[in-house]
């Protein structure tokens, strides 16, 4: 940087990524080489080999040869034994250690030291043993024991020495243990080895090497000290050798380092003591640095060697490859005893995600020994194994297609894998094979010579000798492209995309999330992207994280201000002067090891990693010398802070005492009668034994109307009738005093509403708890009736509240305006008020200037400074455990596992609300008139069936698609056939008589067999053109998917909305226009306004009707004339007049006019919302089925019927039925058609056939209505269902299933429950006509048409829906939302628990191993005691684990139960303490907050 919180958006906050590293590990994969690295875990056992020797020039002996004077002598080789040095190095590991262990930087006047240098001295005499070795003895071994012989560079004794040690005294200097003189004592030793030389000898000499003291050097050590570097305070006290002093003892030295006595100290919030955890440091890794994390390779230190104690030796240990004891383990054993320690190199087993060869060499460095030469050295030098890592190289170059095949995709044109391949050319690093061949060799041994001065020591030449690695590096030479490419990833963060399968399945996944049938997110292919001998995963680390913030954050609402105050300790501090030199700052010296790292120059390996020279850096410490501004410390001195005196002022400040009125209640009397109280309604309750209600008297106890206020006072909680005592603080105003006294405040202290606890009064009204009525689906509530603690007061205790301004406290600094409270000044006045200043509170509203924004804003959340508290995702929890407090309740402190990826603030647009406002709608009200109830007809549903095709389902499905199912339709079902098909195109081939006609048989039909007839379009060579057979190619599908879609459509809704551009405001979502006022039906218009404008929508154009005017005139008619009919125009526009408004828009009225304010209907339907309907209207992307899901036939279903619903026809009658006569419509439709006159039939029809292709005819008769008549209230002359007869029609056909006539039957049904619809005028109602579809017709459906032809609208409170403002909001799938809590169920981690187990580290005792020391005897040895002492046993306790029946709470889980607490006034405002109750969330008191 970036991904994730939301519908968006700004902030806060967390999770996660992107990068670097690793002693890794896992998967998949592997070509070569440099050069590093490699048991991090069980400091767990360990077979086998090796890892420490070596000296013969220390000494004795052994063995072999010669030699001999036999005594012995030489020469060699031995390394078991005495002696010497080494073995304390050098190698491993990191248990353990919070230490002087490590770093650093400095002390030892408090110390040592073998080997090595350097000076100085010296090495005289003499002695006693012992090993080995012989012998004897135990024993399984393992090893011991006696006896006896011997040497020394072993030992012991003496002499001698001094600059050495001690003791004494003296003197200088001196805080001081220091230095010097000057007496006494005392301590040495190995003349041993020895080449050569000379001599012949038990010899001499002697280079050299070695021995003793003493002084100093070099190097290594020992000991103090200061200063740095983990966590935990839920470790707060700790200490008895402890802190100190004197003495002695010990030690190389010092010192409670040990003892004994005396003191009674010491150590601690600047973290003692305890506890977890760790070797430290150079340095490593990230990091811009600051930091942060870690300590592996190297390299310093330190500790450790199976666990624990312990000493010896020795210069050096308390000793990895010595010793001795105890424990635990392994082993040999003759059961009596013994042996051993790989955390040395190899390797083995264990446990483990995991870590190499039982490999060669001393050739080279470097270490012991030795005089050398050598010897020995798993120090080291190489070699083997691991891609563990870092670095290098290769797996070939070149050229080769408008691009081969395959493989993927595809819009089928084509594209990509791709110059990739093949294919030519080239090359040979690497690799075979061969051949050549380095460096590491310094050395060493002989011989000779030179320098200096004989050695010595250093050179020169000659010979001779030493290489583990090594078949090396390296370089020729042949062959041959020949031996060599993989793993992640591809949905965003993140570089790279497609098809298949799969179908919330399988799976993936770092976050956020994919997967539920069109998955760039499983899986597989293809292609690409990364990186390449690797890639990737996982683990840890640091970074990104400014996410602990020194650099470099924060607390008003987001985590975060102690309730409030009062102080210690700290930490900050005011003016001037000297002084100081701690901090500071400046320059120098020393260090800071080497290696690492960073820069400069360089060198070596072809290069690079990697070694390597040189310099400078290494920010640290310690020292010397300066400076003095700040800070600090001294010392003096001031008055601005502070703080006294002094006068004066307003308060409910606190706290004791007392009075007093007005209200309840209760008590007694009076009056007076039936109700009264409560509540939305009611009840329980009170009352005829007299309430309520009124009057009068007394009693009681809490509370203090009014004044009273955004007012006053207090530190905060808090404080209020009136008086009166005591007592805090505080403000103004002038002068004196004091002289930085001041500011904050960890610990600590005091104070602290309501609730609560004691204990003792008190006890009117109130009122948890309970009891009662209610209300509910319940009501453990809200309402009501009572009514206990409580509330009151005294005394003690609790210490919390939303204890809030959700804002610690002091100081200074930065515009202002307005109100108000004290107090002063000044103008003025008799005062007062006003006014004008100033100081000190307490409110509003704003500049700057902060803030995420709300907001704050001199009373800061602004700019600074100084102290304190406090916070770091969320839940888990303010909980467990553990202290502290409390009489309890309970308070205080205060986490973990787990879990989730967010919770969060503030602002925005929505939608929502049983919020507020304003305005509309046949939305309600006011009317008619239905539906719900009967009957039938038509849909749905659900049954039912072979099948009862589908589709349409709240409003927005249900006389809907369907403007018309017998059969067709038809998509369903049975059952029968067909397979290139009923249809549409192409190819191939073969057949043609063209194409076609007709016939028999079968059959239910389709279909299938089988024959028979005619003949030849264009062209004529071929062929075409059709048709058929076969066959490929494809037709076909009302098969899924309206949640993949186009197009139409419903719906809010003809409701006034919806949205853009530019420009303002805002960090931004977004506002604004579009909101306000007036007005419309209207976002209509008008005004006003940071808006101006514009777009889709409203209006308007369009169509018809309503008036006139014109032109035309087929039918009408004898003719004119037009009602009329077509075709065009005129009319209405608030134009006119009054009123009312802002003079405006409008608006009310009125005049005129056929019409008047939209003149009436109608088409016309914006962003949009329902994943609203439709794949069966139509198109269409994908899937699917192809002898079937396609096509074709026959019958059947679509009409089935215990039951529901919605639409609609009839009706229930007299405003009516029924008979007669009678009168007026308009839209429409007819040639496969309407079909007249006439005649026939009761009628439905039927013969008939004029006339009509239409203002001609025909369909055509309207009907309600007027006239007369009857019927008289009745299941009827109301109503017609339903059924039984006979008919007509249409049609291949009316059996399931048509319609119509006639004739009989004559059911329900007497006006419809709760709920519902429809209508505001030519509208309802009532009444007929017509038309699509159509052979007919289930239509009583739809869509037209005219006829007669109403009532009602106070009003907008209620109901539904809307619209526009505003408020809340924890909702945004938007209230059909969110979301709480028991309870059940399952998993999971944690906590308690009677107990049970194991550990840590003390602590008292018991017993006590080696082994020092101490004491006794002994005195070479030893022998006994004691003291301390490891283990080990007892004991009571303390801390930590781990498990426990069972409790309780917590988290999480798919669609459980129960209830609805919370978010809207969440339907009781919600939320904070307390305190009681309730399944439960909650609920109710008392106070308190506003979030």
């Nucleotide at each position: 940087g970036g991904g994730u919180u939301u519908g968006a958006u700004c902030c806060u906050g967390g999770c996660c990524c992107a990068g670097g590293a690793u002693g890794a590990a896992c998967g998949c994969u592997g070509g070569c080489g440099g050069c590093g690295u490699g048991g991090a875990u069980a400091a767990g056992g360990c077979a086998u080999g090796c890892a420490a020797g070596u000296c013969a020039a220390a000494g004795g002996g052994u063995c072999u040869g010669c030699c001999u004077u036999c005594g012995g002598g030489c020469a060699g080789a031995u390394a078991a034994c005495u002696g010497g040095c080494g073995a304390a190095c050098g190698g491993g590991u990191u248990a353990g250690u919070a230490a002087c262990a490590c770093g650093u930087a400095g002390g030892u006047a408090a110390c040592g030291a073998a080997c090595c240098c350097u000076a100085g001295a010296g090495a005289c005499g003499g002695a006693c043993a012992u090993a080995a070795c012989u012998c004897c003895g135990a024993g399984a071994a393992a090893u011991c024991g006696g006896a006896g012989c011997u040497a020394a560079u072993u030992u012991c004794c003496g002499a001698u020495a001094g600059u050495c040690u001690c003791u004494a005294g003296a003197a200088a200097a001196a805080u001081a243990u220091u230095u010097u003189c000057u007496a006494g004592a005392g301590u040495a030793a190995a003349u041993g080895g020895a080449a050569g030389c000379c001599u012949u000898u038990u010899g001499g000499u002697a280079a050299c090497c070695g021995c003793u003291c003493u002084a100093g050097g070099a190097u290594c050590g020992g000991c103090c000290u200061g200063c740095g570097g983990c966590c935990c305070a839920u470790c707060a006290g700790c200490u008895u050798g402890u802190u100190g002093g004197u003495g002695a003892g010990g030690u190389a030295a010092u010192a409670g380092c040990u003892c004994a006595c005396c003191a009674a100290g010491g150590c601690u919030a600047u973290g003692a003591c305890g506890g977890g955890u760790a070797g430290g440091g150079g340095g490593u890794g990230u990091g811009a640095g600051a930091g942060c994390a870690c300590g592996a390779c190297c390299c310093c230190c330190a500790a450790c060697a199976a666990g624990g104690g312990c000493a010896c030796u020795g210069a050096g240990a308390c000793a990895c490859g010595g010793g001795c004891c105890c424990u635990a383990c392994u082993c040999c054993u003759a059961c009596g005893g013994g042996a051993g320690g790989c955390a040395g190199c190899a390797g083995u087993c264990g446990a483990g995600a995991a870590u190499c060869u039982u490999g060669g060499g001393c050739a080279a460095u470097g270490g012991g020994c030795g005089a050398a030469a050598g010897c020995c050295u798993g120090a080291c030098c190489c070699a083997g194994c691991g891609a563990c890592g870092c670095c290098g190289c290769a797996u070939g170059c070149g050229g080769g297609a408008a691009g081969a095949a395959g493989g993927c995709c595809u819009u089928c044109g084509g594209g990509u894998u791709g110059u990739a391949a093949a294919c030519c050319g080239c090359u040979u690093u690497u690799c075979u094979g061969g051949g050549a061949g380095a460096a590491c060799a310094a050395c060493u041994u002989a011989u000779g010579g030179g320098a200096u001065u004989u050695u010595a020591u250093c050179u020169c030449a000659u010979a001779g000798g030493u290489g583990a690695g090594c078949u090396u590096a390296u370089c020729c030479c042949a062959g041959g492209a020949a031996u060599a490419a993989g793993g992640g990833g591809a949905u965003g963060c993140u570089a790279a995309u497609u098809c298949u399968g799969u179908g919330c399945c399988a799976g993936c996944a770092g976050c956020c999330g994919c997967g539920g049938u069109a998955a760039g997110a499983c899986a597989g292919a293809a292609u690409c992207c990364c990186c390449a001998a690797g890639c990737g995963u996982u683990a840890u680390c640091c970074g990104g994280a400014u996410u602990u913030a020194c650099u470099g954050g924060g607390c008003g609402u987001a985590a975060a201000g102690c309730g409030u105050c009062c102080g210690u300790a700290g930490g900050c501090g005011g003016u001037u002067u000297g002084g100081u030199a701690a901090g500071u700052c400046u320059g120098g010296u020393g260090u800071u090891a080497a290696a690492u790292c960073u820069c400069u120059c360089g060198g070596g390996c072809u290069c690079a990693a990697c070694c390597u020279g040189a310099g400078a850096g290494c920010u640290g410490c310690a020292u010397c010398a300066g400076a003095a501004a700040c800070u600090a410390c001294u010392a003096a001195a001031c008055u601005a802070g502070a703080g006294g005196g002094u006068g004066u002022c307003a308060g409910a400040g606190g706290u004791u005492g007392g009075c007093g009125g007005a209200a309840c209640g209760c008590a007694c009397g009076g009056u007076g009668u039936a109700g009264g109280g409560g509540u939305g309604a009611a009840a329980u309750c009170c009352g005829u034994u007299g309430a309520u209600a009124u009057c009068g008297u007394g009693c009681g106890g809490a509370a203090c109307a009014c004044c009273g206020a955004a007012a006053g006072c207090g530190a905060a909680g808090g404080c209020a009738g009136c008086c009166a005592g005591c007592u805090g603080g505080g403000g103004c105003g002038a002068c004196c005093c004091u002289g930085a006294c001041g500011c904050u405040a960890a610990a600590g202290g005091a104070c602290g509403a309501a609730a609560g606890c004691g204990u003792g009064g008190g006890g009117a009204g109130c009122g948890a708890a309970c009891g009662g009525g209610a209300u509910u689906a319940g009501a453990u509530a809200c309402c009501c009736c009572g009514g206990u603690a409580g509330u009151c007061c005294a005394c003690g205790c609790u210490g919390u509240a939303a204890a809030c301004g959700a804002u610690g406290g002091g100081c200074a600094c930065u515009a202002g305006c307005u109100a108000u409270u004290g107090g002063c000044a000044g103008u003025g006045u008799c005062g007062a008020c006003c006014c004008u200043g100033c100081c000190a509170g307490u409110g509003g509203c704003g500049a700057a200037g902060c803030u995420a924004a709300c907001g704050c804003g001199u009373u800061a959340a602004g700019u600074g400074c100084c102290c304190c508290g406090c916070c770091u995702g969320g839940g888990a929890a303010g909980u467990a455990c553990g202290c502290c407090g409390g009489c309890a309740a309970c308070g205080g402190u205060g986490a973990a596992a787990c879990u989730c990826a967010a919770a969060g603030g503030a602002a925005u647009a929505g939608a929502c609300g049983g919020g507020g406002g304003c305005u509309c709608a046949c939305a309600c009200a006011a009317g008619c008139g239905g539906u719900g109830g009967a009957u039938c007809a038509u849909g749905u549903g659900g049954c039912u069936u072979a099948a009862u095709u589908c589709g349409a389902u709240a409003a927005u499905a249900a006389c809907c698609g369907a403007a018309g199912a017998a059969c067709c339709u038809u998509a369903c079902c049975a059952g029968g056939g067909c397979u290139u098909g009923a249809c549409a195109u192409g190819c191939u081939a073969g057949u043609g008589a063209a194409a076609c006609u007709c016939u028999a048989c079968u059959g239910a039909a389709a279909g299938g067999u089988a024959g028979a007839g005619a003949u030849u379009c264009c062209a004529c060579a071929c062929g075409g053109a059709c048709a058929c057979u076969a066959g490929c190619a494809c037709a076909g599908g009302u098969g899924c998917u309206g949640c993949a879609u186009g197009g139409u459509u419903g719906u809010c809704g003809u409701c006034a909305g919806c949205a853009g551009g530019u420009g303002c405001c805002g960090u931004g979502a977004g506002g604004u226009g579009c909101u306000c006022c007036c007005u419309u039906a209207a976002a209509u218009g008008g005004g006003g306004a940071a808006a101006c404008c514009u777009g889709c929508g409203c209006a308007a154009c369009c169509c018809u009707c309503g008036u006139c005017c014109c032109a035309u005139g087929u039918u009408u008619u004898a003719c004119a004339u037009g009602u009329c009919a077509u075709g065009g125009g005129a009319g209405a526009c608030u134009g006119c007049c009054a009123g009312g408004g802002a003079u405006a828009a409008c608006u009310u009225g009125g005049a005129g006019g056929a019409a008047g304010g939209a003149g009436a209907g109608g088409a016309c339907g914006a962003c949009g919302c329902c994943a609203a309907a439709u794949c069966a209207g139509c198109a269409u992307g994908g899937c699917c089925c192809u002898u079937a899901a396609g096509c074709c036939c026959u019958g059947g279903g679509c009409g089935g019927c215990a039951c529901a619903c919605a639409u609609g026809a009839u009706a229930c009658a007299a405003u009516g039925g029924c008979c007669g006569g009678u009168a007026c419509a308009g839209c429409g439709g007819g040639u496969u058609g309407c079909g007249a006159a006439g005649c026939c039939g009761c009628g439905a029809g039927g013969c008939g056939g004029a006339g009509c292709u239409a203002a001609u005819c025909c369909c055509u008769a309207a009907a309600a209505g007027c006239c007369g008549g009857u019927c008289u209230c009745a299941g009827u002359u109301c109503g017609g269902a339903u059924c039984g007869g006979a008919g007509g029609c249409u049609g291949a056909a009316a059996c399931c299933c048509g319609c119509c006539u006639c004739u009989g039957u004559g059911a329900a049904g007497c006006u419809g429950g709760a709920a519902u619809c429809g209508c505001u005028a030519g509208u309802a109602a009532u009444c007929g006509c017509g038309g699509a579809u159509c052979a007919g017709c289930c239509a009583a459906g739809c869509c037209g048409c005219g006829a007669u032809g109403a009532a009602u609208a106070c009003g907008u409170u209620c109901u539904u829906g809307a619209g526009c403002c505003u408020u809340g909001u924890a909702c945004u799938c938007a209230c059909c939302g969110c979301c709480c809590g028991u309870c059940a169920c399952g998993u999971c981690a944690g906590g308690g628990a009677a107990g049970c187990u194991g550990g840590u580290a003390a602590u008292g005792c018991c017993c006590g191993a080696a082994g020092u020391c101490c004491c006794u005897c002994a005195a070479u040895a030893g022998a006994g005691g004691g003291c301390c002492g490891a283990a080990g046993g007892c004991a009571g306790g303390a801390c930590c684990a781990g498990u426990g029946a069972c409790c309780a709470g917590g988290a999480c889980g798919a669609a459980g139960u129960c209830g609805u607490a919370a978010c809207a006034a969440g339907g009781c405002a919600u939320c904070c303490g307390u305190a009681g109750g309730g399944g439960a969330a909650c609920c109710u008191g008392c106070g308190g907050a506003u979030g």
The RNA shown here (small-subunit ribosomal RNA) has 1491 nucleotides and comes from an uncultured Candidatus Saccharibacteria bacterium. Its mean pLDDT, the model's own confidence on a scale to 100, is 84. It matches the Rfam family "Bacterial small subunit ribosomal RNA".